[in-house]
Context: one part of a larger RNA
RNA sequence: GAACGAACGCUGGCGGCGUGCCUAACACAUGCAAGUCGUGCGAGAAAGGGUCUUUCGGGACCCCUGUAAAGCGGCGCACGGGUGAGUAACACGUGGGUAACUUGCCCUUGAGAGGGGGAUAACGUUUCGAAAGGAACGCUAAUACCCCAUAUGACCACAAUGGCUUCGGCUAUAGGGGUGAAAGGGCUUCGGCCGCUCAAGGAUGGGCCCGCGUACUAUUAGCUAGUUGGUGAGGUAACGGCUCACCAAGGCAAUGAUAGUUAGCUGGUCUGAGAGGAUGAUCAGCCACACUGGAACUGAGACACGGUCCAGACUCCUACGGGAGGCAGCAGUGGGGAAUUUUGCGCAAUGGGGGAAACCCUGACGCAGCAACGCCGCGUGAGUGACGAAGGCCUUCGGGUUGUAAAGCUCUGUCAAGGGGGAAGAAACAAAUGACGGUACCCCUGAAGGAAGCACUGGCUAACUCCGUGCCAGCAGCCGCGGUAAUACGGAGAGUGCAAGCGUUGUUC
Repeated sequence: GAACGAACGCUGGCGGCGUGCCUAACACAUGCAAGUCGUGCGAGAAAGGGUCUUUCGGGACCCCUGUAAAGCGGCGCACGGGUGAGUAACACGUGGGUAACUUGCCCUUGAGAGGGGGAUAACGUUUCGAAAGGAACGCUAAUACCCCAUAUGACCACAAUGGCUUCGGCUAUAGGGGUGAAAGGGCUUCGGCCGCUCAAGGAUGGGCCCGCGUACUAUUAGCUAGUUGGUGAGGUAACGGCUCACCAAGGCAAUGAUAGUUAGCUGGUCUGAGAGGAUGAUCAGCCACACUGGAACUGAGACACGGUCCAGACUCCUACGGGAGGCAGCAGUGGGGAAUUUUGCGCAAUGGGGGAAACCCUGACGCAGCAACGCCGCGUGAGUGACGAAGGCCUUCGGGUUGUAAAGCUCUGUCAAGGGGGAAGAAACAAAUGACGGUACCCCUGAAGGAAGCACUGGCUAACUCCGUGCCAGCAGCCGCGGUAAUACGGAGAGUGCAAGCGUUGUUC
């Protein structure tokens, strides 16, 4: 000098765009953050309105309505959002491999959907419990579940030929044997649309493996028993000590094993002429985690933030028998701290989930609020005005300086204020649809009116005098000032620098 997710002191007019718990991965009241589909299925209210009837209590039918809520079933909940605790590792970056794999929804192509069966929730009855939540019996449906059939080299074992090969296998053709599907469902204007099953290909996403790169400590020198390799088996979507049985005794290490400390990694960011150094907030990619530890289930995908089970700590309810919970989602609270915001509005846009659609959901997102936290822009007036007012300060008492500064005169009208008009962002055949917001912007009114501070002035380093103090009080980044004439302390005047900021502190180069 530059920089900052900054903090502190003094000060503070406006706007635009950004940014905002770096500390306790501490604990959390409350609300919201993941639902949707009646064009898969069975069942189906209440309130309200109308008509009829009535013993005036009410009852029957119709509409709302096959609506609400609940249930079975499908898809989603593995995305989006948060955090950086752990991790020195194929975690990340980069370049490859997979002849060792997978991929719901989407696209393309081919083929197909024949027959049958038994349940179960909802519901009803009974019943246990304070509750959370159950139990027994009975009834019913499906695109829920099951069985049979059909079967393309889709899978399995056998055998043949060609091509390729990392020599392990892969692939093409064709043989007989075995195994494995489906919902002909829903809607329909009967044209069709949405679905179901098998196979092949694509796209996208993912798993696994490898080369290279990736912090400090040798005041850590030896480490290792599933350890290293083999055979066989199991397991996985898949290779593999991944797991197991047996066999062998290996494997790693001064080119730093093992151990310890620290740390999410990267694109980037800051600095620097560069090389380099430091760093990893916001934004983007990857990874890991979801009260702590462990485990699996479902599923195309999880060993699953707002799922399940077990154990633990903590909090809450309880009728003491037993139960409930997890903000490192958005707000918000306590606590910690030098320190970090609203328990806001809206799905109008973009994007996502469900649905044939209408639409529903979406604290993602779009906006608004708070904070000079940062960057950028604007203003706090402009011109004129003297042999120079007053006041202040200094003085050699002549004067100098503040100083064209003020006043005065002539103008202008940004911002703020009031009034009028008023968007784009909205796209879909048309129509309708804007949270922001009566916002931005435009016009008018009016008036210099409402808008300047902070640090410094010994040298480094731009800027000097007076008074007070008297090695005191104090200053200080370094050198150093202060003991009676202090440009260095405190005040005043004057000046210098920056300016809605200015200084200080911290950190990096």
Molecule: small-subunit ribosomal RNA, 5' domain
Organism: metagenome